[in-house]
RNA sequence: AUGGAGGGUUUGAUCUUGGCUCAGAACGAACGCUGGCGGCGUGGAUUAGGCAUGCAAGUCGAGCGAGGACUUCCCCUUCGGGGGAAAGAGCCGAGCGGCAAAAGGGUGAGUAAUACACAGAUAACCUGCCUCUGGAAGGGGGAUAGCGGAGCCCGCAAGGGACUUGCCGAAAGGUCCGAUAAUACCCCAUAAUGUCACUGGCCGCAUGACCGGUGACUAAACGUGUCCACUUCGGUGGGUUGCGUCCGGAGAGGGGUCUGUGUCCCAUCAGCUAGUUGGUAAGGUAACGGCUUACCAAGGCUUUGACGGGUAGCCGGCCUGAGAGGGUGGUCGGCCACAUUGGGACUGAGACACUGCCCAAACUCCUACGGGAGGCUGCAGUCGAGGAUAUUUCGCAAUGCCCGCAAGGGUGACGAAGCGACGCCGCGUGGGGGAAGAAGGCCUUCGGGUUGUAAACCUCUGUCAGGAGCCAGGAAAUGCAGGGUGUCAAUAGCAUCCUGUUUGACUACAGCUCCAGAGGAAGCCAUGGCUAACUCUGUGCCAGCAGCCGCGGUAAUACAGAGAUGGCAAGCGUUGUUCGGAAUCAUUGGGCGUAAAGCGCACGUAGGCGGCCUUGUAAGUCGGUUGUGAAAUCCCCUGGCUCACCCAGGGAACUGCAUUCGAAACUGCGAGGCUUGAGGACAGGAGGGGAGAGUGGAACUUCUGGUGGAGCGGUGAAAUGCGUAGAUAUCAGAAGGAACACCGGUGGCGAAAGCGACUCUCUGGCCUGUAUCUGACGCUGAGGUGCGAAAGCUAGGGGAGCAAACGGGAUUAGAUACCCCGGUAGUCCUAGCCGUAAACGAUGGGCACUAAGUAGGGGGGGGGCGACCCUUCCCUGCCGUAGCUAACGCAUUAAGUGCCCCGCCUGGGGAGUACGGCCGCAAGGCUAAAACUCAAAAGAAUUGACGGGGGCUCGCACAAGCGGUGGAGCAUGUGGCUUAAUUCGAUGCAACGCGAAGAACCUUACCGGGGCUUGACAUGGUAGAAGUAGGAGCCUGAAAGGGUAACCAACGGUAUCCAGUCCGUAACUAUCACAGGUGCUGCAUGGCUGUCGUCAGCUCGUGCCGUGAGGUGUCGGGUUAAGUCCUCUAACGAGCGAAACCCUUGUCUCUAGUUGCCAUCGGGUCAUGCCGGGAACUCUAGAGAGACUGCCGUCGUAAAGACGGAGGAAGGUGGGGACGACGUCAAGUCAUCAUGGCCCUUAUGCCCCGGGCUGCACACGUGCUACAAUGGCCGGUACAAAGGGAUGCGAAGCCGCGAGGUGUAGCGAAACCCAAAAAACCGGCCUCAGUUCGGAUCGGAGGCUGAAACUCGCCUCCGUGAAGUUGGAAUCGCUAGUAAUCGCGGAUCAGCUACGCCGCGGUGAAUAUGUUCCCGAGCCUUGUACACACCGCCCGUCAAGCCACCCAAGCAGGGUGUACCAGAAAUCGCUGACCCAACCCGCAAGGGAGGGAGGCGCUGAAGGUACGUCCCGUGAGGAGGACUAAGUCGUAACAAGGUAGCCGUAGGAGAACCUGCGGCUGGAUCACCUCCUUU
Repeated sequence: AUGGAGGGUUUGAUCUUGGCUCAGAACGAACGCUGGCGGCGUGGAUUAGGCAUGCAAGUCGAGCGAGGACUUCCCCUUCGGGGGAAAGAGCCGAGCGGCAAAAGGGUGAGUAAUACACAGAUAACCUGCCUCUGGAAGGGGGAUAGCGGAGCCCGCAAGGGACUUGCCGAAAGGUCCGAUAAUACCCCAUAAUGUCACUGGCCGCAUGACCGGUGACUAAACGUGUCCACUUCGGUGGGUUGCGUCCGGAGAGGGGUCUGUGUCCCAUCAGCUAGUUGGUAAGGUAACGGCUUACCAAGGCUUUGACGGGUAGCCGGCCUGAGAGGGUGGUCGGCCACAUUGGGACUGAGACACUGCCCAAACUCCUACGGGAGGCUGCAGUCGAGGAUAUUUCGCAAUGCCCGCAAGGGUGACGAAGCGACGCCGCGUGGGGGAAGAAGGCCUUCGGGUUGUAAACCUCUGUCAGGAGCCAGGAAAUGCAGGGUGUCAAUAGCAUCCUGUUUGACUACAGCUCCAGAGGAAGCCAUGGCUAACUCUGUGCCAGCAGCCGCGGUAAUACAGAGAUGGCAAGCGUUGUUCGGAAUCAUUGGGCGUAAAGCGCACGUAGGCGGCCUUGUAAGUCGGUUGUGAAAUCCCCUGGCUCACCCAGGGAACUGCAUUCGAAACUGCGAGGCUUGAGGACAGGAGGGGAGAGUGGAACUUCUGGUGGAGCGGUGAAAUGCGUAGAUAUCAGAAGGAACACCGGUGGCGAAAGCGACUCUCUGGCCUGUAUCUGACGCUGAGGUGCGAAAGCUAGGGGAGCAAACGGGAUUAGAUACCCCGGUAGUCCUAGCCGUAAACGAUGGGCACUAAGUAGGGGGGGGGCGACCCUUCCCUGCCGUAGCUAACGCAUUAAGUGCCCCGCCUGGGGAGUACGGCCGCAAGGCUAAAACUCAAAAGAAUUGACGGGGGCUCGCACAAGCGGUGGAGCAUGUGGCUUAAUUCGAUGCAACGCGAAGAACCUUACCGGGGCUUGACAUGGUAGAAGUAGGAGCCUGAAAGGGUAACCAACGGUAUCCAGUCCGUAACUAUCACAGGUGCUGCAUGGCUGUCGUCAGCUCGUGCCGUGAGGUGUCGGGUUAAGUCCUCUAACGAGCGAAACCCUUGUCUCUAGUUGCCAUCGGGUCAUGCCGGGAACUCUAGAGAGACUGCCGUCGUAAAGACGGAGGAAGGUGGGGACGACGUCAAGUCAUCAUGGCCCUUAUGCCCCGGGCUGCACACGUGCUACAAUGGCCGGUACAAAGGGAUGCGAAGCCGCGAGGUGUAGCGAAACCCAAAAAACCGGCCUCAGUUCGGAUCGGAGGCUGAAACUCGCCUCCGUGAAGUUGGAAUCGCUAGUAAUCGCGGAUCAGCUACGCCGCGGUGAAUAUGUUCCCGAGCCUUGUACACACCGCCCGUCAAGCCACCCAAGCAGGGUGUACCAGAAAUCGCUGACCCAACCCGCAAGGGAGGGAGGCGCUGAAGGUACGUCCCGUGAGGAGGACUAAGUCGUAACAAGGUAGCCGUAGGAGAACCUGCGGCUGGAUCACCUCCUUU
């Protein structure tokens, strides 16, 4: 010292940049839903819009004169009353007079400084009431308001009476005559500590102050009470006292004026100013002053922001914030301004005056139309506008103010109450017990869970509200009555003390007591993440939600409802606003290589900053003192309301300003010195530095001439073009213009742009050496000035080549392009403009410091010179430590560490655009927004994927071969078409002889028709029936089904047994639950499967590297079929894959020997393992052996391994199979099965008959058979393996040409049967033809299966004999026992569409030089704007809708300026022949002094005219922009994006764009050069 939190959202993921958004607090709030009580606060923020009505400023009789009522007395009386007089303590009281009315109260329009805040100044000022103090109050005078006014009647008169009471006017009001008082007014006297003039002293920086002298001038008002004395009772005098009056002085408080500092935005407002700046004089003011006037001078302000425009009352404070800050100025307090709008003065101590005056204007009201009246931004209230803001309340009891001696009066100030959850604070809606965890609700896996101790129920309490009653505090004064003390002559009076008494709007309110009884008192929002809280139902990109991200397209925790839960609670949410978070304007506390951001470069003004030493000063700086910084608020302590809010007291604080005293390090300022910064001098040096003039050769084109003779040229290929009128080529000559090969180099010079042949002239800068001079002379640099590539512009030249535009030829779907042939501006020169570039190191300048290494260029020094070495200075590169960086990278040439100065940035788009201004001949440049819109845009790096990028390597991938497909016929599947139905699914590879290993019925899911409804099938509940269940037969029907019906049960219990009866079960009937579904969703799923792919990959643990995603391991070098192994290695190991283990096959051994075998021995037969026997062989089927690069050699790294060899049946995985990593494709399948959800329930279920799945103009896939002679046919003769068989295989025999029939033997099978293997081989015929090839199709006749072969089976025989003569583009399979070819078997199955599928054996090849290319794959690397991952992304025109802005002929409104016209009220000035009581002169008349009405003049508001300027609205039409699931045209960009891209400029073009010129790398790839690293 008490104080600081973050999250969501860009990406596949990461880090960074960066915006958007949320959580917090607050409010004079409003809106929605809801609402019990109290306290304290608070409440017209909008129209400074208009206002009805009432109230909001009066008071004093102790300043004055009337008048009135009342009381007493007297008189009269018609008893109603009337009259008079005097007196009266007291009352009312218009008017004159005094004071107040300038306070209090309201509002914030104006005002950016005549304001406010803080600190000062006033020697330049004023001040009523109040306090203190000195002195005074003598003598006179004239008015005026109020009031009265005519006529009639009565009376002799005085006088009295009633009414319409002088004149004008409707009214408001005005006016005439007469009379009157004062604390009203005037004069004289008196006169100083007052004022003025002159003057002396003294003080002050000064204008001047202070103390004196002389002279002049200036005042007043009395009233009341009481006592005493006198009295003509009217009063008078005196005393006393309080209030008041006058002249001074002082104070307090209040104000005026001046100074300093501070106080918003726009520079797209840059110049402003004539009373303007100053002086002199005068006027004016309380006072200084151009405040005003005259004259004189020409000044004054301004980039430290004048002037102009916009906005705004300021402050104490309040809100927020850790703070610094930011926002704000309501309530309370201070100041200011205003009072319908504008102007003006009067009175006064004070006003240019909210409820005063005059004038003008607008509005409202009255009017007799002639004129008048009014001002709620006081309190209430009303209308209007608005999202929105209260009672036409009570009281002066308290506090305060005005008047008054006082009593008292007044006070919408104030005190209170009322209304509003508007805010803050407090309280309550009950407490305890209570599990059958009730019912109900919701959910459910149906078991239960939850609501939930919650309720019910038991018990207790009694706050608030309700009822009854009691009763504080705000009240102390003043006054009055009594008593005392002081003063006094005094008992007056006054002052003061004591006692008593009097005063409450709120209000019978707070509080207290009693009564009653859980009784009257809970809602709102949320529940995807942020953010605490989850399920069901409905809905189906609809309806809707949403603060951001985002939810919703049939299983939504995100919509709506419900239940449950969370949060807060008499409130809860929403909206708006402010601060915070936001370090997102960064002083605290940010940045600028690539994210936004360094001016293209330099020179230089103002400004900012500035080397070493000494000294002075004290402005900054630091410390102390004093004053101030109002109160309230905030904070701390204490106290008062039961607590709290609230209130009171004390303290601290108010971070500031000023004052004064000190300090002197640092900065500043003054003075003096120094040399290291900077500059100069001298001596050398390198250089495409600049400007001008001249010179040169090569090449090119053109021209002339010669040679020559058919082409040239150009391209991917061509064509246009040129050429027999002679091109190209070649030789000679000439002309012209532009550019300067080699040298040449990350080499040089220059500030940058830029500079390249040679010579000369002029000229700038730089470096080195010497240490000679000056002595801080420096750095930076807002404005400013200059230079500034290319393109472009103006004028004049020049023009060889090249070349925008343009023409032509190609390419193409098109080709306004890329390519080609031509070609003009331009490119060049001179003079002048333009002023921009990826003007880049995307890196401002200067100074200093901070590891090494290496290379190049230019100098110097040393080793005697050179080579060479060492060293030093400057320049240019590379690499790299520390450090920095988001990373990439930078790294003494910093992007490191510091200092100084400048420029620039603050989300993307709109936009470097519009408007305005400046510049330019133009093109255009510089400066530079907003509306609107999005939630991103961006940087670096990572992993993938991709590339018409690269490298390495595999694979029947290509190539080399063999055989096919595509052509034909047929079979089969699919699409399409058709149909009542042609059931459904599968759809690139990876659907299509696939699900289907068997559709005539069945299957069957489809269609038509006929039927059934607890159902064809399962389980359960309830009830019923007794010839019940079952059921032959019969009728009907196509069947299913519907009827009828002989016969006729079973089990358990009861009972002694049997039968019967009874009860129950099964079955039946009825009914209820339910069954059933090949109905939907494979994008809700399980399981299974395909595919990449038997490809070699995919990962993990620990460690290490990286902020991180991630990397390493797994890369490199070898090797392998292989991430196989070896080696190297920040990796070491391991797992899933590969391999191996398993099956099969190839060799051998052992065991065993029937049904298999037969060598030896014996027997037998026509013959045969036929028999005895044998166990050798084959075989069978068990167990083993065998192969491991083990051995040898060569190569290789003393490796892995490769090659060759030996041995071996087999050799480098021996062949084949099974086995399929992490994953991908929302791949396939809800129709195998299972399954969530949805849907149907006399039907989408079930049964039956018939039909369909087989339909046929076509198209495609997969096959079979062929086209023949390596063949076909005929005859003969051999040799397999693997399977199957009981409703089965079925021998022999017989019949049939045959399919087949018959027949039965044998066999549940190493035994019997299927069973004949076929190709092959031998012999013969055919002889190249649509055939003795080929067999489709059709006719006929049969056979078999099966209820049944019509739709729609197979087979046989006879006859028929189609297409087809090897197949276009294209395309498939296969590397050895393989392809090709040949037959055999099996599953399914009654039969079969099988030519399919799955197996088996027989015969048995060719080719591979190789990896350039196609396809696929693996690894490494590179680019990327892709990540749904190239079937990606994405640009612009056009078309449509919508939005805002801009331009625009104009039109309308507002602000403001200048000039002029006219000029109200009013001040001031002049005048004033008219008017006037006070004073003066005068007997008077009259005059004078003084004043006034009126008139004139200056100024002067609203108003008018004209011309500018600014702002805003609107506007036919025009331009661009933003946005909007699926519009059109193309394909510009991202990969080398298919012509690398981009920048500036110019031209062109539907559009993206194209082309020229110059520039950049923020270009891939290959080669080379340079450089670097290591040795």

The RNA shown here (small-subunit ribosomal RNA) has 1575 nucleotides and comes from Candidatus Bathyanammoxibius amoris. The coordinates come from a structure-prediction model, not an experiment, and the mean pLDDT is 82.